Transfer RNA from candidate division WWE3 bacterium RIFCSPHIGHO2_01_FULL_42_13, 76 nucleotides, folded computationally.
RNA sequence: GGGCCGUUAGCUCAGUUGGUAGAGCGCUACAUUCGCAUUGUAGAGGUCGUGGGUUCGAUUCCCACACGGUCCACCA
Numbered sequence: 001g002g003g004c005c006g007u008u009a010g011c012u013c014a015g016u017u018g019g020u021a022g023a024g025c026g027c028u029a030c031a032u033u034c035g036c037a038u039u040g041u042a043g044a045g046g047u048c049g050u051g052g053g054u055u056c057g058a059u060u061c062c063c064a065c066a067c068g069g070u071c072c073a074c075c076a
Base pairs, nucleotide, nucleotide: 001072002071003070004069005068006067007066010025011024012023013022019056027043028042029041030040031039049065050064051063052062053061
């Protein structure tokens, strides 16, 4: 330098004909218990990596860039 994959909640990850974003774990409150744990119920938490474009509408399609992974090439 080139190819491919990835970037979504604190963590691990879903999210297909483009149409108002979810799960598990964790966190908070309540119930349960003498208390803790477990379990149950409810809740908080997101500029969907950044910037543009297309569109009535973009996590989703297109372009550039950043970061991570991987493979290849180059390097005297």
Overview: Its mean pLDDT, the model's own confidence on a scale to 100, is 82. Lineage of the source: Bacteria > Bacteria candidate phyla > candidate division WWE3.